[in-house]
RNA sequence: GCUGAGAUAGCUCAGUCGGUUGAGCAUGAGACUCUUAAUCUCUGGGUUGUGGGUUCGAGUCCCACAUUGAGCA
Numbered sequence: 001g002c003u004g005a006g007a008u009a010g011c012u013c014a015g016u017c018g019g020u021u022g023a024g025c026a027u028g029a030g031a032c033u034c035u036u037a038a039u040c041u042c043u044g045g046g047u048u049g050u051g052g053g054u055u056c057g058a059g060u061c062c063c064a065c066a067u068u069g070a071g072c073a
Stems, first nucleotide, its partner, number of pairs: 001072003005068002010025004019056001028042004049065005
């Protein structure tokens, strides 16, 4: 330099044909237990990388920029 990919909760990841975002783990509280751990129940937590565009409506479609790691040269 070229190609294609990733980014969404504290972490790892889902999100269908564009209709307003979820799970597991972790945090907090409770139950159980002599206590801890384990187990169970509940709970809080979101500028969907940034900025634009399309649309009645964008995590999803389009563009630019920045960024992460991979392949090729």